The RNA shown here (small-subunit ribosomal RNA) has 1464 nucleotides and comes from an uncultured bacterium. It matches the Rfam family "Bacterial small subunit ribosomal RNA". The RNAcentral record of the sequence draws on ENA and SILVA.

RNA sequence: UUGAACGCUGGCGGCAGGCCUAACACAUGCAAGUCGAGCGGCAACGGAGAGUAGCUUGCUACUCUGCCGGCAAGCGGCGGACGGGUGAGUAAAGUCUGGGGAUCUGCCUUAUGGAGGGGGAUAACCAUUGGAAACGGUGGCUAAUACCGCAUGAUGUCGCAAGACCAAAGUGGGGGACUUCAAGGCCUCACGCCAUAAGAUGAACCCAAAUGAGAUUAGCUAGUAGGUGCGGUAAUGGCGUACCUAGGCGACGAUCUCUAGCUGGUCUGAGAGGAUGACCAGCCACACUGGAACUGAGAAACGGUCCAGACUCCUACGGGAGGCAGCAGUGGGGAAUAUUGCACAAUGGGCGGAAGCCUGAUGCAGCCAUGCCGCGUGUGUGAAGAAGGCCUCAGGGUUGUAAAGCACUUUCAGUGGGGAGGAAGGCGGUAAGAGUAAUAUGCUUAUCGAUUGACGUUACCCGCAAAAGAAGCACCGGCUAACUCCGUGCCAGCAGCCGCGGUAAUACGGAGGGUGCGAGCGUUAAUCGGAAUAACUGGGCGUAAAGGGCAUGUAGGCGGUAAGUUAAAUCAGAUGUGAAAUCCCCAAGCUUAACUUAGGAAGGGCAUUUGAGACUGGCUAGCUAGAGUUUUGUAGAGGGGGGUAGAAUUCCAGGUGUAGCGGUGAAAUGCGUAGAGAUCUGGAGGAAUAUCAGUGGCGAAAGCGGCCCCCUGGACAAAAACUGACGCUGAGGUGCGAAAGCGUGGGUAGCAAACAGGAUUAGAUACCCUGGUAGUCCACGCUGUAAACGAUGUCGAUUAGGAGGUUGUAACCUAGUGUUAUGGCGUCCGAAGCUAACGCGAUAAAUCGACCGCCUGGGGAGUACGGCCGCAAGGCUAAAACUCAAAUGAAUUGACGGGGGCCCGCACAAGCGGUGGAGCAUGUGGUUUAAUUCGAUGCAACGCGUAGAACCUUACCUACUCUUGACAUCCACGGAAUUGAGCAGAGAUGCUUAGGUGCCUUCGGGAGCCGUGAGACAGGUGCUGCAUGGCCGUCGUCAGCUCGUGUUGUGAAAUGUUGGGUUAAGUCCCGCAACGAGCGCAACCCUUGUCCUUUGUUGCCAGCGCGUGAUGGCGGGAACUCAAAGGAGACUGCCGGUGAUAAACCGGAGGAAGGUGGGGAUGACGUCAAGUCAUCAUGGCCCUUACGGCCUGGGCUACACACGUGCUACAAUGGUCGGUACAAAGGGUUGCCAAGCCGCGAGGUGGAGCUAAUCCCAUAAAACCGAUCGUAGUCCGGAUCGCAGUCUGCAACUCGACUGCGUGAAGUCGGAAUCGCUAGUAAUCGCGAAUCAGAAUGUCGCGGUGAAUACGUUCCCGGGCCUUGUACACACCGCCCGUCACACCAUGGGAGUGGGUUGCACCAGAAGUAGCUAGUCUAACCUUCGGGAGGACGGUUACCACGGUGUGAUUCAUGACUGGGGUG
Repeated sequence: UUGAACGCUGGCGGCAGGCCUAACACAUGCAAGUCGAGCGGCAACGGAGAGUAGCUUGCUACUCUGCCGGCAAGCGGCGGACGGGUGAGUAAAGUCUGGGGAUCUGCCUUAUGGAGGGGGAUAACCAUUGGAAACGGUGGCUAAUACCGCAUGAUGUCGCAAGACCAAAGUGGGGGACUUCAAGGCCUCACGCCAUAAGAUGAACCCAAAUGAGAUUAGCUAGUAGGUGCGGUAAUGGCGUACCUAGGCGACGAUCUCUAGCUGGUCUGAGAGGAUGACCAGCCACACUGGAACUGAGAAACGGUCCAGACUCCUACGGGAGGCAGCAGUGGGGAAUAUUGCACAAUGGGCGGAAGCCUGAUGCAGCCAUGCCGCGUGUGUGAAGAAGGCCUCAGGGUUGUAAAGCACUUUCAGUGGGGAGGAAGGCGGUAAGAGUAAUAUGCUUAUCGAUUGACGUUACCCGCAAAAGAAGCACCGGCUAACUCCGUGCCAGCAGCCGCGGUAAUACGGAGGGUGCGAGCGUUAAUCGGAAUAACUGGGCGUAAAGGGCAUGUAGGCGGUAAGUUAAAUCAGAUGUGAAAUCCCCAAGCUUAACUUAGGAAGGGCAUUUGAGACUGGCUAGCUAGAGUUUUGUAGAGGGGGGUAGAAUUCCAGGUGUAGCGGUGAAAUGCGUAGAGAUCUGGAGGAAUAUCAGUGGCGAAAGCGGCCCCCUGGACAAAAACUGACGCUGAGGUGCGAAAGCGUGGGUAGCAAACAGGAUUAGAUACCCUGGUAGUCCACGCUGUAAACGAUGUCGAUUAGGAGGUUGUAACCUAGUGUUAUGGCGUCCGAAGCUAACGCGAUAAAUCGACCGCCUGGGGAGUACGGCCGCAAGGCUAAAACUCAAAUGAAUUGACGGGGGCCCGCACAAGCGGUGGAGCAUGUGGUUUAAUUCGAUGCAACGCGUAGAACCUUACCUACUCUUGACAUCCACGGAAUUGAGCAGAGAUGCUUAGGUGCCUUCGGGAGCCGUGAGACAGGUGCUGCAUGGCCGUCGUCAGCUCGUGUUGUGAAAUGUUGGGUUAAGUCCCGCAACGAGCGCAACCCUUGUCCUUUGUUGCCAGCGCGUGAUGGCGGGAACUCAAAGGAGACUGCCGGUGAUAAACCGGAGGAAGGUGGGGAUGACGUCAAGUCAUCAUGGCCCUUACGGCCUGGGCUACACACGUGCUACAAUGGUCGGUACAAAGGGUUGCCAAGCCGCGAGGUGGAGCUAAUCCCAUAAAACCGAUCGUAGUCCGGAUCGCAGUCUGCAACUCGACUGCGUGAAGUCGGAAUCGCUAGUAAUCGCGAAUCAGAAUGUCGCGGUGAAUACGUUCCCGGGCCUUGUACACACCGCCCGUCACACCAUGGGAGUGGGUUGCACCAGAAGUAGCUAGUCUAACCUUCGGGAGGACGGUUACCACGGUGUGAUUCAUGACUGGGGUG
């Protein structure tokens, strides 16, 4: 933006529009008639006259008379060729623009002239007759502006001319004179008639340019192209025909196929363009389908004719009728498009002299929000910010001045009145004028009168009444204006793109609120725009899609310099045209607008004409700078042919010689005692040419490599001479064109697809090995493709440099391995510039030009079909359906790599000790169960939550119970609180009963506690750790993670943070487009190691005393140990060396300690939706006589099994027995518990001391000194079991620990695999604590004894930095390829099958026209009256529609089966 449709909604008016589909079929009505002033007439109607009858003598009825108004049917004229409809056909016979000459033109206009005199028919009508009808037949009568001769006749036609030939019609009105009253001649007026000339209008024909797609349509054409003659036409012309010629069209797209009415315009767009052709206007075509002519001025005729066909209808079955793509309307089709309306009042058309008639043209009305435009649905005031709704942090906010209320207005609609304009004309009267003989008719003008409106209850104006009757639709995640709640829970659904929905959805559905538009609003469809996304304006091709494999060259395109000429092109002026409408400008009219009217402007274009001469083109004659030729040289794997050489491999023969050779990661197959391999000699044969050899050379590319000879192409240099634009590019065409492959014939040493064997492997149709055939080689022929690449077409010109290579030439003197200059070719770096970036950069991917090729999202697909080529393989050309929202390029940050470099860590290695085997303890899985509560699950779950499950804990199960609840707050009532007792019960609980009357007080009451009751609520270890807070694990105590400013880059980003060193460390130093900073590292903190100071009780005791059998026991002491406070100390500070003189490292001195002294605490940005809703807190959801509460018993302790973590062992470095020595750190009043006594012992008894440097737990053990055991399942080991006990506790059955006696299992050092540890560490030994009534082999601490090893960083694991590749980014546990299976979709092939269209050949031949004509018939004219001319019918020929036969082409549909493709 729309001729729209659909959904929801709908007050009024104006102006427009309204079958886009089935050119499908149509009932019914209407849409083209008119003229009596052309004619004969009289079936209606009316009048008049006459007659007859009735008879109330003026009425009715009937009959007659065309006499008048008129008029059915008929003859005749004009019109039915306009107007109206539709777009099927048509790619040109059309349309559009501009031209042309060989034409016709009714009605109309102008002009000239004429209009004389005759004739014969025929409808109507009458009679008769056929037929159901439609419609006829025969006989008879009659008229004309119907028809036909004759006359006249030119400025007509024909003809050189002479000459010849050709026409007509009257009708109406009026009329003085004349004629016999009428009437006519005659005159006149009007309308008609004939001829000619001209105009206007309309029509026909011709030419040029323009006007769709397809080349997977490349050749088409015999009346075809032209000529001559003739015919035909209104007219030119192969329009037709005879003859002659052999042409004509086509790459500037013929022919064929598909699609389509064209234009003015319309929509869009800045424009250029693109799309379109409803309404309005011009042209064309069509009228059921096909063909044909007739009439006519005009038709090959929408509402005419004939024929054929299909269909429908009527029928008496013989035969007939019809054509809505006119207006309404019906059925059908469809998403979809209106009334079987009114009127000729206006405009216009037909006829007519006119009145008038006709007019579904037209004017109006009806229906439809289909569009555009305008108006309304109220206005002001109104805060208690009402109620209600919604939200809420519960305070409030919002809806919202919105409503109500109060005051006011009345457009529109309603109702009642009034009321324009659209009306001009026509008719009648009067007057004047022209005309006329005329005062007449008719005409023109003026004036008067009565009239003419479908719309119409018109527009418009006034009154009345009451806010009274009048608002919806879409949207609210971003784009895009507008946000919350509830419901739902990857469901239901949304979606234009991105996407939303898996329990807190601004995205689904509803609600409240909001936003936008508004009698509409959304959706769908369609066109243009944005899209520079086909690029003329205005794009590209190194890597994104895109340079042809390379050359040569045809057509074409483009073309050096300087003159002259021309004027095709170009530029300028003028003229014509470019219809109107539309668009634009300015006015005007409807109240405004839409709308309408008037004027103007504009209109790319086309044509004619005049001029200009620069540029382009043509022509003429020149020039030499482009291009080419000649001469002398130079370099070269340039090409073709012939010959030849040496090395090597293999094979053959022979000699020597003996056991292996060969091959591999390791092997085997293979060869070899029949003598290999090795070595020597000789020979055969084929293929290829080491070194030189080089980002060296040559060639158009492919490509070319020993040496020599022959033939041959190109390039370059120098200096002259010559030609004179001869040039560049190049669609088609032609040639060349690696390897592989094919054909024929040779050749075959080596290599080697296929193939065979051996290995490898899960397999191995591979990689490796041993063999081996095509092939590789030659000749001839084919193929024609490659990552045929510089992924960069060819040619020319211009634009900073630097460094090499190769190959020429010239000059100079210093004569060289010289310097300078000037050419060709090839390579690298780089400025400007370009580029998305990477990069390119005089060999351009820079700048300018010429020409060619190619591209337009990915897949399907370089595929199918068709065509061409090929022996085949296959090549060239080259789609579509369908499907996706991407595919791609370059660069960036990460992550990753069985990539690289550097570095670290008990990571490996070197060691020590373990685990994995046994028994037991403990946790987990699994299984079981009424329940075995729940959680934790690689490292980073598994002696974990649990620092301690007999009841409790406890969350689980069973049974019994309670329901405002065990717990919190509020209310009411009662009772002090509270302490006992009894009974029932497993207990919870229930019942009964005995005491007890308190505290404060302002005397009102209050506080606390208990009980009862009602409801708000409590309660939940119920769910969600993927809604969360908090806490915590892990990478990892790894050295990293970032920011500001600046700079670089289009940007993501980079730089800093990289580099050189160094460190435990992004630690430090140096350098640097960076300079700084932050969180981490380090340090500050605790502990430990040395010393000092201070203070000494409960600790200590050197010295001085006292005392004891002995002991810091006592007086004292303050030295030491120790305790606990504060200090010191260590910083690479000093020395030497190394290093860049730095940072730092190595060594040393001193020191208790040396390079972060040891240990701890401390955990960056982040990762794992890691863990925890069962510590706690918490959103949401869920339960509420239960998923809550109480309680008994049970379970968490089960046990074919599997795993983790530990303890104890397997023994002699040991066990047992005896003796004997030395700690540290803790804990203790519901506690630790001494001495003493009892018990074999666990323990009991006892009661001192201790709120702890005082007392107690509390003997440390290993060690050491002796004894014994003697390698044994033991004097090892202690499981298991029996008996007897102790302790805790309401209670040790399920289910505690310990003691004594007895029992005495497995186990003799542990497979694959795996763990810890680098020094006071591992290993080993004991002690303590938390939890706790009781219950450690666990956990957390403490000290004692006290090692071994580290060459080193190749490998395993983890980590850090730099770099590289990447198709990964939920980031390698990534991504992703193909087959197979299944489902669906479109498509190719396919024996075929069924349609459409069409070519060719033939048959056929309706109607019609033309020609011919033996037949039949025949009014006008002629006639010598016999007939003739002419005509009609019939027959026939030609052309031809339908139809038919055969054979092709093409297209569509379908087809068992089959091929690949796409999606899941």